[in-house]
Molecule: Guanidine-I riboswitch aptamer
Organism: Bacillus taeanensis
RNA sequence: GAAAAAGCUGUCUAGGGUUCCGUUGAUCAUUGUAUUACACAACGAUUAAGUCUGGUCCGAGAGAGAGCGUAUGGAAAAUGUGUUGAUUUCCAUAUACACGGAAGGAUAAAAGCCUGGGAGAC
Numbered sequence: 001g002a003a004a005a006a007g008c009u010g011u012c013u014a015g016g017g018u019u020c021c022g023u024u025g026a027u028c029a030u031u032g033u034a035u036u037a038c039a040c041a042a043c044g045a046u047u048a049a050g051u052c053u054g055g056u057c058c059g060a061g062a063g064a065g066a067g068c069g070u071a072u073g074g075a076a077a078a079u080g081u082g083u084u085g086a087u088u089u090c091c092a093u094a095u096a097c098a099c100g101g102a103a104g105g106a107u108a109a110a111a112g113c114c115u116g117g118g119a120g121a122c
Base pairs, nucleotide, nucleotide: 007068008067009066011064012063015058016057020055021054022052023049024048025047026046027045028044030042031041032040033039069095070094071093072092073091074090075089076088077087097117099120104114105113
């Protein structure tokens, strides 16, 4: 900048992995306790682990709630070359249904994320 009406946005969840934080293990250094030595504790650094409960993070078309929008009906306001099928506000109703791979993609990585209301099935 453009664009929607089985619309868009946001919050949460199922779920997800491992960038960062934390946790746990190993190694090393320092300090303290103890000591023949081993060892124990605190703090720091490096490294490994997501078959580490967690925090950050990602997160549903077919999950939850909400807001905006859209459609239909009604009421009012304002205006006066707008036949109220234009504008604004408010109220009500509706916004249905939906089984679904594999492979691939992004991000640190993965996933009901994207591909995708796809391929298929009925």